[in-house]
RNA sequence: CCACCAUCAAGACCGGCAGAGGGACAGGCCCGAUGAAGCCGGGGCAGCCAGCGCGACCUUUCGGUCGUGUGUUGGUGCCAAAUCCUGCGGUGUGACCCUGGCGUCACCCGGCAGAUGGUCC
Numbered sequence: 001c002c003a004c005c006a007u008c009a010a011g012a013c014c015g016g017c018a019g020a021g022g023g024a025c026a027g028g029c030c031c032g033a034u035g036a037a038g039c040c041g042g043g044g045c046a047g048c049c050a051g052c053g054c055g056a057c058c059u060u061u062c063g064g065u066c067g068u069g070u071g072u073u074g075g076u077g078c079c080a081a082a083u084c085c086u087g088c089g090g091u092g093u094g095a096c097c098c099u100g101g102c103g104u105c106a107c108c109c110g111g112c113a114g115a116u117g118g119u120c121c
Base pairs, nucleotide, nucleotide: 003119004118005117006116007115008114013042014041015040016039017038021031022030023029025087026086027085028084043079044078045077048075049074050073051070052069053068054067055066056065057064058063083113088110089109090108092107093106094105095104096103097101
């Protein structure tokens, strides 16, 4: 890298260096010289894994599974905008326009893609 599982409408910024880009991709729409990316220092958010506490169940034992809490400790992650929005689909819902719809818009549901964590290799 691939595969699988879970989550993605909440939350959380200052300083130094640097100097024009950034928001994955495309379109849109934004952010940016009142300073982008990146790097460093400090701070914070969160609660995925480990840890710790509690409960239920399984197990002869060791221990395991599920649920829940904590945030003192360790491993990550994150700190503009819903993953910023949309990308594909639906005998789905509503509104609008039309004589007649493969019509337009909004919403809902599912999917793709992506991100993060965990498992595996």